Notes: A computed fold for a 102-nucleotide RNA from Marinitoga lauensis, annotated as Purine riboswitch aptamer. It was read from a public genome assembly, where an Rfam model found it. Of the family's consensus pairs, 100% are formed in the model. Taxonomically the source falls in Marinitoga (Bacteria, Thermotogati, Petrotogales, Petrotogaceae). Rfam family: Purine riboswitch aptamer. Rfam's curators write: Riboswitches are metabolite binding domains within certain messenger RNAs that serve as precision sensors for their corresponding targets. Allosteric rearrangement of mRNA structure is mediated by ligand binding, and this results in modulation of gene expression. Its Rfam clan is "Purine riboswitches". Its family is annotated with purine nucleobase biosynthetic process in the Gene Ontology. The coordinates come from a structure-prediction model, not an experiment, and the mean pLDDT is 75.

């Protein structure tokens, strides 16, 4: 100086778990059929559309409207799910590098 083996430490990267944030989808929306109530009421059931999209398509509050009829309207607040990106905290040890000793 080179090679091989072993030990401990450490960096990077990949894998994985949980939580959080952001973006996209969808407006937690619309339509149809049946059904129930009637100002102390305005309900329930089913189907369809909507998404390069699985699932979901509800809850609460407020205001209006309908003079007893068959029809409701508007606003506000609150999610889940799918995909993508990011952050934090762990887990395992695959790959690779560094350093020290024998």
């Nucleotide at each position: 100086u080179a090679u091989u083996u072993u030990u401990a430490a450490u960096g990077a990267u990949g894998c994985u778990u949980u939580u959080c944030c952001u973006a996209u989808a969808u407006a937690a929306u619309u339509c149809c059929a049946g059904u129930a109530a009637u100002a102390u009421g305005g309900u329930c059931u089913g189907g369809a559309a909507g998404u390069a999209u699985c699932u979901a398509c509800c809850a609460g509050a407020u205001g209006g409207c309908c003079g007893u009829a068959a029809a409701c309207c508007a606003u506000c607040u609150g999610a889940c799910u799918a995909u993508a990106g990011g952050a934090a905290a762990g887990g395992a040890g695959g790959u690779u590098g560094u350093a020290u000793g024998u």